The RNA shown here (transfer RNA) has 77 nucleotides and comes from an uncultured bacterium. It matches the Rfam family "tRNA". Rfam classes the family as a transfer RNA. Gene Ontology term of the family: triplet codon-amino acid adaptor activity. Its mean pLDDT, the model's own confidence on a scale to 100, is 80.
RNA sequence: GGCGGCAUAGCGCAAUUGGUUAGCGCACCAGAAUUUGACUCUGGGGGUUUCAGGUUCGAGUCCUGAUGCCGCUUCCA
Repeated sequence: GGCGGCAUAGCGCAAUUGGUUAGCGCACCAGAAUUUGACUCUGGGGGUUUCAGGUUCGAGUCCUGAUGCCGCUUCCA
C1' cells in the first nucleotide's frame, strides 16, 4: 500500500425485514435489612449509537467519506 471485520451508558454485550419510547448484566446513587461492612432485596440516574454527509415518511440498522482498533496479505530496507 491492498482486502476484510469492528466502533451502542464507566465496562462487557443485545436491538427481528429499517418502524414508532435504544435495552440487559456488572458497576454507580438512594432506600430497606445488618451493631458496621459485605452479600441480598427494592427503586433510580447515566447515551451526540466514533465523526461528517446522503437515501427514506422514518436510520443504531442502508449508502459514501474520514478517524481509531483488529486480522490477512504485497513490496522495500